């Protein structure tokens, strides 16, 4: 100088002035109820005022992508269908998250990434190009051993001396045929490299590498290592249908419970009344259960009030112990917004951080130090609550790796 | 707060089981006409919302973001 990783890390501090929202206490005001002849007394309410005390956003409060608590419906049943997950082991309330490993891939390295079961259960897909694309094939090319044809050369033989017939080997050309090494096409062409071998070739043979199978050893396992054996069989796609294994009932705090108020407890249509409509919040069937001035849809009407759910919880901080770790166990301390369309702010000064400019100063220089002035300060806003993930976002630091210089 | 759907040319929509992204209107140029419209011929215009993955190959499959739209209170 460049890079990698990590965490209960920070999310400016402080003071003045003016505000915002809850809670508690006290006082006042208004109001309701009881009692009383009345004054008054007792009890309650207020999103009315004043004073005091104490409190008031996040690491993501966000997206709502997973998993739960909680609530209601059979305390959640069976079958089909549907959905999710997918190496192994662990952790956990649970999970698709997290931790550790295995295998694969990337990087010089620190380190990072992986939806990573099955393609001998079946069905399907592969455009274009190419000879051939799924029980492989032969365009160029190589060969032409074997068989055969033509020509040459040569030999034998016949001859009317022009020539004809036959043939071992050799040479040249062709056909049948052989090959899958090389070229070419493609994302992909049925192991790779080298040697032998051959007419040319080829796991045809051999060595090494890769692969299948078997055995042994190590490991909880995924898997690894070693030996033997088989010339190599079984190409790719399952984020295509599918198969296998495991898991999943549905809805969501606008869930739901209690109290109160109000009206046209209305109209139309449909279904049903024990042979059962409909409900039990995605589909079908069964079962269970509720079920009759009942249920559904549309229109119309009314209220849009209070209390609970609601914040003490798989809680936070610190310490110790166990574990590589996620995490677990034990002890001590603490209470930290609860809310209604929604509060947690504004401004000024000082200090601190970063950036820019200027004066001075040290240094050959990069640059450092002191002071002054100006500017900047991110992403973002709880709404029942937790555990994760993802996304947005400013800064500081620990540790590690690589390179250069001394 | 909760739940669901959707995004392709300027606009409205297509694209079979994953195999060359297309149509109508609009736009531009030329022709026709005295001129305009109609009509005829030709043309341009696309990061398929963005990024990543699976695959030989993605508008369509999978994941993460971004934008837009819709629905949901209680009583009887």
């Nucleotide at each position: 100088g460049g890079a990698g990783c990590g965490g209960c890390c920070c999310a400016g501090g402080u003071g003045g002035u003016c505000g915002c929202c809850g809670g508690c206490u006290g006082g006042g005001g208004c109001u309701c109820g009881g009692u009383g002849a009345a004054a008054g007394c007792c009890g309650g309410g207020c999103a009315c005022c004043c004073a005091g005390c104490g409190g008031g956003a996040g690491g993501a409060a966000a997206g709502u992508c997973c998993g739960a608590g909680c609530u209601c419906c059979a305390c959640a049943g069976g079958a089909c269908g549907g959905g999710a997950u997918g190496c192994c082991a662990g952790c956990u309330a649970a999970c698709g998250a997290c931790u550790g490993g295995u295998g694969g891939g990337g990087g010089c390295g620190a380190c990072c990434c992986c939806g990573a079961g099955g393609a001998c259960a079946g069905u399907g897909c592969a455009a274009c190009a190419g000879a051939a694309a799924g029980c492989a094939a032969a365009c160029c090319g190589c060969c032409g051993a074997u068989g055969u044809c033509c020509g040459g050369c040569c030999a034998u033989u016949c001859u009317u001396c022009g020539g004809g017939a036959u043939g071992c080997a050799c040479c040249g050309g062709g056909c049948a045929g052989g090959c899958a090494a090389g070229g070419g096409u493609g994302a992909a062409a049925g192991g790779g490299u080298g040697a032998g071998g051959u007419a040319a070739g080829a796991g045809c043979u051999c060595a090494c590498c890769g692969g299948g199978c078997u055995c042994g050893c190590g490991g909880u396992a995924a898997c690894g290592c070693g030996a033997g054996u088989c010339g190599c069989a079984c190409g790719g796609c399952a984020a295509a249908c599918c198969c296998c294994a495991u898991c999943c009932g549905g809805a969501g705090c606008a869930a739901g419970a209690c109290g109160g108020a109000a009206u046209a407890g209305g109209a139309a249509g449909g279904c049903g009344c024990u042979u059962g409509a409909g409900g039990g919040c995605g589909g079908u069937c069964c079962g269970c259960u509720c079920g009759a001035u009942g249920c559904c849809u549309u229109c119309g009407g009314g209220u849009u009030c209070g209390u609970c759910g609601c914040u003490c919880g798989a809680g936070a901080u610190c310490c110790g112990c166990g574990g590589c770790g996620a995490c677990g166990c034990g002890g001590a301390u603490c209470c930290u917004a609860g809310a209604g369309g929604a509060a947690u702010g504004a401004u000024c000064g000082c200090c601190g951080a970063c950036c820019g400019c200027g004066c001075g100063u040290g240094g050959u220089g990069a640059c450092g130090c002191u002071c002054g002035c100006g500017g900047u300060g991110a992403c973002a806003g709880a709404a029942c609550u937790c555990g994760g993930c993802u996304u947005a976002u400013g800064g500081a630091c620990u540790c590690u790796c690589c390179g250069g210089c001394c | 707060g909760g739940a669901u759907c959707u995004g392709u040319a300027g606009c409205u929509c297509a694209a079979u089981c994953g195999g060359c992204a297309g149509a109508g209107c609009a736009c531009c140029c030329g022709g026709u006409u005295c001129u305009u419209a109609c009509c005829c011929g030709g043309g341009a215009g696309g990061u398929u919302g963005a990024g990543g993955g699976u695959u030989c190959g993605a508008u369509g499959c999978c994941c993460u973001c971004c934008g837009g739209a819709u629905c949901c209170a209680c009583c009887a």